RNA sequence: GCCGGUGUGUUGGAAUUGGCAGACGAGGCGGAUUCAAAAUCCGUUGGUAGCGAUACCGUGCGGGUUCGACCCCCGCCACCGGCA
Repeated sequence: GCCGGUGUGUUGGAAUUGGCAGACGAGGCGGAUUCAAAAUCCGUUGGUAGCGAUACCGUGCGGGUUCGACCCCCGCCACCGGCA
């Protein structure tokens, strides 16, 4: 230099003929239980603003197509693999 793959909450990892983003688990927070803990069980958990209802933002970064994009197209970045 060329080719291919991957990038999603704090974290592992789902979501596909383009149509509610974050299922399920780990961790966190609150509670039950206990003399107190561990274990177990229940609830909750993307971010920002707000007393709240709610609003806005969010799939590596920047653009594009579309009524609508994690998903399709273009450029870039990082990591992994292959070729030279």
A computed fold for an 84-nucleotide RNA from uncultured Angelakisella sp., annotated as transfer RNA.
Its mean pLDDT, the model's own confidence on a scale to 100, is 80.
It matches the Rfam family "tRNA". The family's RNA type in Rfam is transfer RNA. Rfam describes the family as follows. Transfer RNA (tRNA) molecules are approximately 80 nucleotides in length.